[in-house]
RNA sequence: UGAGAAGCCCGGGCGGCCGCUCCGAACAAGCUGCGAGUCAGCGAAGUCGGGGAGGAAAGUCCGGACUCCACGGGUCAGGGUGGUUGUCAACGGCAACCGAGCGCGAGCUCAGGGACAGUGCCACAGAAAACAAACCGCCGGCGGCUCUCGGGUCGUCGGUAAGGGUGAAAUGGUGCGGUAAGAGCGCACCGCGGAUGUGGUGACACAUCCGGCAGGGCAAACCCCACCCGGAGAAAGAUCAAAUAGGGAAGGUGAUGGCGACGACCCGCGCCGAGCACCUUCCGGGUAGAUCGUUCGAGGCCGGCCGCGAGGUCGGUCCCAGAGAAAUGGCCGCCGCUGCGAAAGCGGGACAGAAUCCGGCUUACAGGGCUUCUCACGUC
Numbered sequence: 001u002g003a004g005a006a007g008c009c010c011g012g013g014c015g016g017c018c019g020c021u022c023c024g025a026a027c028a029a030g031c032u033g034c035g036a037g038u039c040a041g042c043g044a045a046g047u048c049g050g051g052g053a054g055g056a057a058a059g060u061c062c063g064g065a066c067u068c069c070a071c072g073g074g075u076c077a078g079g080g081u082g083g084u085u086g087u088c089a090a091c092g093g094c095a096a097c098c099g100a101g102c103g104c105g106a107g108c109u110c111a112g113g114g115a116c117a118g119u120g121c122c123a124c125a126g127a128a129a130a131c132a133a134a135c136c137g138c139c140g141g142c143g144g145c146u147c148u149c150g151g152g153u154c155g156u157c158g159g160u161a162a163g164g165g166u167g168a169a170a171u172g173g174u175g176c177g178g179u180a181a182g183a184g185c186g187c188a189c190c191g192c193g194g195a196u197g198u199g200g201u202g203a204c205a206c207a208u209c210c211g212g213c214a215g216g217g218c219a220a221a222c223c224c225c226a227c228c229c230g231g232a233g234a235a236a237g238a239u240c241a242a243a244u245a246g247g248g249a250a251g252g253u254g255a256u257g258g259c260g261a262c263g264a265c266c267c268g269c270g271c272c273g274a275g276c277a278c279c280u281u282c283c284g285g286g287u288a289g290a291u292c293g294u295u296c297g298a299g300g301c302c303g304g305c306c307g308c309g310a311g312g313u314c315g316g317u318c319c320c321a322g323a324g325a326a327a328u329g330g331c332c333g334c335c336g337c338u339g340c341g342a343a344a345g346c347g348g349g350a351c352a353g354a355a356u357c358c359g360g361c362u363u364a365c366a367g368g369g370c371u372u373c374u375c376a377c378g379u380c
Base pairs, nucleotide, nucleotide: 001376002375003374004373005372006371007370008369009368010367012335013334014333015332016331017330018329020052021051022050023049024048025047030042031041032040033039034037054351058362059361061360062359063358064357065356066233067232068231069230078229079228080227081226082225083097084096085095086094087093098112099110100109101108102107113224114223118222119221120218121217122216135164136163137160138159139158140157141156142155143154144153145152146151172190173189174188175187176186177185191213192211193210194209195208196207197206198205199204237292238291239290240289247283248282249281250280251279252278253277254276257272258271259270260269299318300317301316302315303314304313305312306311337348338347339346340345
């Protein structure tokens, strides 16, 4: 200098003018209450001061806090997770390590338990895809034809998984021996399986010995094994509490009915009154509305110590949006970044907006910056 790998940070700045929302202070139009006061509470408008989106606020995918409901124990069903050891409130997150694959390398990727418990599947191609399989080729026997007598060729019966060909995948690989040709058929090394030993908390690694070799792949196919899992979610939930309608209790009035009450009937009067209608008062439930939950939290920043690390612990310091259909905005100037242009100048500036809170994951993102490391080339 070029090409890369890993991790992290920022994601416009300053000023002016006009607004929006929340909190506080003084003032205050006004409203309410009864104790009737220079009382108490609430408080419009205006004034002053302070706070006011993000790294993802997003998707709502995982895990928790919190709230309500449910709940004797076990088993089954259902769902989830899946190398090991840690970390964390918890997790499917994260860290370190192990194994496999990829890369010259820094590093990257992996649902990474079980395929001798059972069932199932393996497209196309191919002779054969699993109780494996002879298409071509190679080798041998027999027969026919031919002959330049070595053989060649055709047919048939066998042998052969070494060669070719198909495929994602064809009974381990390389070499030597062996054989008619071949073959773990024999041997060496590698691979694989088993046993023992050593190291490691462990996943696992290494060493020695034994065994010619177990007998394809797929479990994000069913399944088996181990571990985990109650349900619903701030429209959770709690408190206060109108109007209207409806429910309950008490009282009153009225009609009907019964009784006083007669031999019978009617009217008037008085009493009772379960039910009916109306009125008054009270009670309780739900709705509108108001308040709480609600933003001080597994919290941010700085530093010390412990740990390879995720992280833990201690000290100091700070308070940092809380609306309720939803405020956090607009315009202008200067600077900064950037595109075009000779210049003047003209443009561009992403992804995206809190809704109870927190830890993660995933996805989107104009542009800019920092740290560590690798490879190649050059120079000293």

Description
The RNA shown here (Bacterial RNase P class A) has 380 nucleotides and comes from a Planctomycetota bacterium. Taxonomically the source falls in Planctomycetota (Bacteria, Pseudomonadati). The sequence was found by an Rfam model in a public genome assembly. Model confidence (mean pLDDT): 77 of 100.